[in-house]
RNA sequence: UUGAACCUUGCGGGAGAGAUUUGCUGGCAUAACCGCCGGCGGACGCCGAAGGAGCAAAGGUCCCAAAAACUCUCAGGCACCGAGGACCGUAGGGGAAUG
Numbered sequence: 001u002u003g004a005a006c007c008u009u010g011c012g013g014g015a016g017a018g019a020u021u022u023g024c025u026g027g028c029a030u031a032a033c034c035g036c037c038g039g040c041g042g043a044c045g046c047c048g049a050a051g052g053a054g055c056a057a058a059g060g061u062c063c064c065a066a067a068a069a070c071u072c073u074c075a076g077g078c079a080c081c082g083a084g085g086a087c088c089g090u091a092g093g094g095g096a097a098u099g
Base pairs, nucleotide, nucleotide: 001099006094007093008092009091010090011089012088013087018044020043021042022041023040024039025038026037027036028035045078046077047076051074052072053071054070059064060063
C1' cells in the first nucleotide's frame, strides 16, 4: 500500500401453509335468537426461509470428523392488514487474511 473471511448498522426486495372445527369471551345488530367482526384456549389438518436438531462424499484413520435452500418439525407460523423472515442488492462501520 492492497484490502478477503467474519461481525455489525441504515435503506430496498423477500415465500409457504385451514377465512377448518369447537368452547369461552368483548363489540355491532335484533324485542330476542340466528348472524357479523375481534380476542383467548382445545381438536384435527398443514407450512418452513427466525432459532434448533439430523445426515453424504471427500479427508484422515478403525474410528474421528463433516454442509445445505436436503431432512425433521421441538420452537415458530397458517384470510387481508401487520409483525417476523433465511437469502439478495445497496450505502457505511469494525476487522485484518492475502498480494